About this RNA
This is a predicted structure of a 166-nucleotide RNA (Lysine riboswitch aptamer) from a pig gut metagenome. Of the family's consensus pairs, 98% are formed in the model. Its mean pLDDT, the model's own confidence on a scale to 100, is 76. Rfam family: Lysine riboswitch aptamer. Its family is annotated with lysine biosynthetic process in the Gene Ontology.
RNA sequence: UGAUAGAGGCGCGGCGCUCAUCAGUACCCUCCGGACCCGGCAGGACAACCGGGGAGGGGAAAGGGAUCGCCGCCGAAGGGGUCCUUUCGGGUGCCUGUCCGGAGGACAACCUGGGCCGUCAGAGAACAUCUGCCGGACUGCCAUUGCCAAAAUGGAGCGCUAUCAU
Numbered sequence: 001u002g003a004u005a006g007a008g009g010c011g012c013g014g015c016g017c018u019c020a021u022c023a024g025u026a027c028c029c030u031c032c033g034g035a036c037c038c039g040g041c042a043g044g045a046c047a048a049c050c051g052g053g054g055a056g057g058g059g060a061a062a063g064g065g066a067u068c069g070c071c072g073c074c075g076a077a078g079g080g081g082u083c084c085u086u087u088c089g090g091g092u093g094c095c096u097g098u099c100c101g102g103a104g105g106a107c108a109a110c111c112u113g114g115g116c117c118g119u120c121a122g123a124g125a126a127c128a129u130c131u132g133c134c135g136g137a138c139u140g141c142c143a144u145u146g147c148c149a150a151a152a153u154g155g156a157g158c159g160c161u162a163u164c165a166u
Base pairs, nucleotide, nucleotide: 001165002164003163004162005161006160009074011073012072013071014070015069016068018066019065027058028057029056030055031054032053037052038051039050040049041097042096043095044094048092077112078111079110081107082106083105084104085103086102088101089100090099091098113139114138116136117135118134120132121131122130123129141155142154143153144152145151
């Protein structure tokens, strides 16, 4: 220097069944009331729907979550930046645009060893969960100090350990 194999532990990610939530919500039907007006991202067309009223009947789904099982693994993986795509969802319906969220791809090769807890912020129906900055203790690896003990300090996975080859 290269190759192979490994370790960290509530370890990481993917798929599937089931379950709860979403929600008695959206939506549909019937009846009562119904004149105008207002609102529903921007503009246009229409003056259609919904809300600003009520009663009854029926009644979801997606994303996200949990247990279990299977699969792939230990920069596992997550995030950020730029650009592109979307016949995905939402901001009433139609057209144009635009915004938010999701999904996929490319580029550069930036940040994070790992899980947990917490303030704040964002997404989200949500107090679930996820993500980000920061903080806290814990834990694994390496280096240094040390009575080579206990422990302390520092560092980062492009690391560390083992074996083989050069």